[in-house]
RNA sequence: AAAAUAGGUUGCUAGGGUUCCGGUUAGUUAAGAGCUAACGUCUGGUCCGAGAGUCACCGACCUUCACAGUGAAGGUUACACGGAGGGAUAAAAGCCCGGGAGAU
Numbered sequence: 001a002a003a004a005u006a007g008g009u010u011g012c013u014a015g016g017g018u019u020c021c022g023g024u025u026a027g028u029u030a031a032g033a034g035c036u037a038a039c040g041u042c043u044g045g046u047c048c049g050a051g052a053g054u055c056a057c058c059g060a061c062c063u064u065c066a067c068a069g070u071g072a073a074g075g076u077u078a079c080a081c082g083g084a085g086g087g088a089u090a091a092a093a094g095c096c097c098g099g100g101a102g103a104u
Stems, first nucleotide, its partner, number of pairs: 007058003011054002015048002020045002022042001023039006059077007079099001081102001085097003
């Protein structure tokens, strides 16, 4: 000086919209139920969901004790400001493009 590693996953949450449920409004009805339509500027349930959020588990590395085999215990796993635009899904988003372009 250069290269490589600094990781992965489930769950939860911030957040997100509106396919479904529910709700509201209108119509239909003698009324009710049901059906149809609209509304997410409807708190919600289902659903999506973090590189820079989180618990846990796994992996990697180090130390000690064991050591035929088998492992056990502890520790580390750093830092991280960020457009616009585009993409998927029913639709949108802190999802994906993306630890991107840039900035320091």
Molecule: Guanidine-I riboswitch aptamer
Organism: Methylophaga sp.